The part of an RNA shown here (large-subunit ribosomal RNA, domain III) has 393 nucleotides and comes from Candidatus Oleimmundimicrobium sp. Rfam family: Bacterial large subunit ribosomal RNA. Its family is annotated with ribosome and structural constituent of ribosome in the Gene Ontology. The organism belongs to Candidatus Oleimmundimicrobium, within Bacteria.

Context: one part of a larger RNA
RNA sequence: AAGUAGCGAGAGACGGGUGCGAAACCCGUCCGCCGUAAACCCAAGGUUUCCUGGGGAAGGUUAAUCCGCCCAGGGUUAGUCGGGACCUAAGCCGAGGCCGAAAGGCGUAGGCGAUGGAUAGCUGGUAGAUAUUCCAGCACCACCGAGUUGCGACAAAGACACGAUGGGGUGACACAGUAGGGUAGGCCAUGCGCGGCGUUGGUUGUCCGCGUUCAAGCACGUAGGGGGCCGGGAUAGGCAAAUCCGUUCUGGCAUUAAACCCUGAGGUGUGAUGACGAGCCGAUUGAGGCGAAGUGGCUAAUCCCACACUGUCAAGAAAAACCUCUAGUGAGCAACUAGGUGCCCGUACCCCAAACCGACACAGGUGGGUGGGGUGAGAAUCCCAAGGCGAUC
Numbered sequence: 001a002a003g004u005a006g007c008g009a010g011a012g013a014c015g016g017g018u019g020c021g022a023a024a025c026c027c028g029u030c031c032g033c034c035g036u037a038a039a040c041c042c043a044a045g046g047u048u049u050c051c052u053g054g055g056g057a058a059g060g061u062u063a064a065u066c067c068g069c070c071c072a073g074g075g076u077u078a079g080u081c082g083g084g085a086c087c088u089a090a091g092c093c094g095a096g097g098c099c100g101a102a103a104g105g106c107g108u109a110g111g112c113g114a115u116g117g118a119u120a121g122c123u124g125g126u127a128g129a130u131a132u133u134c135c136a137g138c139a140c141c142a143c144c145g146a147g148u149u150g151c152g153a154c155a156a157a158g159a160c161a162c163g164a165u166g167g168g169g170u171g172a173c174a175c176a177g178u179a180g181g182g183u184a185g186g187c188c189a190u191g192c193g194c195g196g197c198g199u200u201g202g203u204u205g206u207c208c209g210c211g212u213u214c215a216a217g218c219a220c221g222u223a224g225g226g227g228g229c230c231g232g233g234a235u236a237g238g239c240a241a242a243u244c245c246g247u248u249c250u251g252g253c254a255u256u257a258a259a260c261c262c263u264g265a266g267g268u269g270u271g272a273u274g275a276c277g278a279g280c281c282g283a284u285u286g287a288g289g290c291g292a293a294g295u296g297g298c299u300a301a302u303c304c305c306a307c308a309c310u311g312u313c314a315a316g317a318a319a320a321a322c323c324u325c326u327a328g329u330g331a332g333c334a335a336c337u338a339g340g341u342g343c344c345c346g347u348a349c350c351c352c353a354a355a356c357c358g359a360c361a362c363a364g365g366u367g368g369g370u371g372g373g374g375u376g377a378g379a380a381u382c383c384c385a386a387g388g389c390g391a392u393c
Base pairs, nucleotide, nucleotide: 012030013029014028015027016026017025031390032389033388034387039370040369041368042367045350046349049348050074051073052072053071054070055069059067060066079140080139081346082345083344084343086117087116091112092111093110097106098105099104121138122137123136124135125134141342142341143340144339146337147336148335149334150333151332160330161329162328166325167324168323169322174312175311176310177309180305181304182303185299186298187297188296189295191212192211193210194209195208196207197205213275214274217270218269219268220267224263225262226261227260228253229252230251231250232249233248234247235246237245238244276294279290280289281288313316356365357364372384373383374382
């Protein structure tokens, strides 16, 4: 320079509290803002920022009794959620091997590697901080031994069970478009339940307010979708074998279609003599208890049936699980009942942000899911709900 620039999009007012001290902290009332978000839940990333008590140097663009700041104590509970003890993709590593002055490069077998496949848990409650993890109720999966029943072996054959690091099937896939059946959700009710009856022009009325909820699992197997189905014979293929697959011959039933098989939302019943539930009663020095109605109709998804159907051309992963076949192995196997066992890691909190990436508590950037009502074609717009904010002078 200069007490100058600036104090980084935005609505606050009043009363009470605490305190040496209050425009900013806490409580209350009113007002205002967002509401396909400025709400809620995850992934990534951060790594204790979470909760409680205390503090007032520094950080906070001002003050501060306050804080994502400082100090102390506490907090993350899993057979089923996510990952590993399963599988493979791109890519990477790579025994031998090939190449190369060396270092090293490439690569077979093999392995690693999710952003994909496979895979058994739902509802409610609880708290200062965790919850599909704790608790309650009701489930499911794998394995283990026991009991009961049935089948089988212990005598050749037949018949039983398990079963590949092997064969076959399946898994198994693009994009666009329409229609159908549903559900979530929403709305309405003169239905049902509970509460209210007015400082009025008017209030016992077709009045006003609130509520009208519930999963997995188990049983039934529906709307719909797909396949022609069943049997016998033969068999130079599937690196051995095969009853499996393939090829081929043939019989029966069908050929608008049906039977049969596969798949399949939803619904109904049960789960539930349970939970929740407007509200009522009671505590607030450490508090809980009781509990009504719980129906009907309409609408309706971008979600489910399901990449199911139709169309198009650029023609749209793999492996394991699973089924089956033998090679082989064995004396057990199945159903039911009750019981037992179930490892490791993550789990706090923020997550369109003051906690991530931007040197900052930075008008920027950041993948996925949910996303109600009125208006409307709409996730647009404007206004509202739940919820969240008034964003540090």
The RNAcentral record of the full RNA draws on ENA. The prediction has a mean pLDDT of 80.